A computed fold for a 143-nucleotide RNA from a Eubacteriales bacterium, annotated as FMN riboswitch aptamer (RFN element). It was read from a public genome assembly, where an Rfam model found it. The prediction has a mean pLDDT of 81.
RNA sequence: GCAGUUUUCCGGGGCAGGGUGCGAUUCCCUACCGGCGGUGAUGCAGCCCAUGUGCUGAUGAGCCCGCGACCCUCCCAUCACAAGGAGGCUGACAAGGUGAGAGUCCUUGGCCGACAGUAAAGUCUGGAUGAGAGGAAAAACUG
Numbered sequence: 001g002c003a004g005u006u007u008u009c010c011g012g013g014g015c016a017g018g019g020u021g022c023g024a025u026u027c028c029c030u031a032c033c034g035g036c037g038g039u040g041a042u043g044c045a046g047c048c049c050a051u052g053u054g055c056u057g058a059u060g061a062g063c064c065c066g067c068g069a070c071c072c073u074c075c076c077a078u079c080a081c082a083a084g085g086a087g088g089c090u091g092a093c094a095a096g097g098u099g100a101g102a103g104u105c106c107u108u109g110g111c112c113g114a115c116a117g118u119a120a121a122g123u124c125u126g127g128a129u130g131a132g133a134g135g136a137a138a139a140a141c142u143g
Base pairs, nucleotide, nucleotide: 002143003142004141005140006138007137008136009135010134017029018028019027031123032122033113034112035067036066037065038064044057045056046055047054048052062111063110071088072087073086074085075084093109094108095107096106097105115126116125117124
């Protein structure tokens, strides 16, 4: 220094304005939002056996690769649950530009978003003071 173990903390945003209607943040016009890990030719900073298709670092994708939440099944467990384990389910991008190279940059136009409730909901209320991908810190021990 790294890995494992333990503990603690952190860990999701969004209908302004208008129309119809007895009633809609649910319909219609319009508006708004983008969890976590990975990857990542631009741009930024630094470096040099010095100007290279170089090296290093931070940043950098809702729709590229994966993960999580909801729901379902089985195992385990229980008085019954919960917790734990395995599996299933699990949304969405094109065109143009630059360039050696673009699924990530720039421009334009699109698209997507669990369940329950309710006038049909990504945005309201609820399960949820929950769970969680994961992130950070601390201590001792082991490797």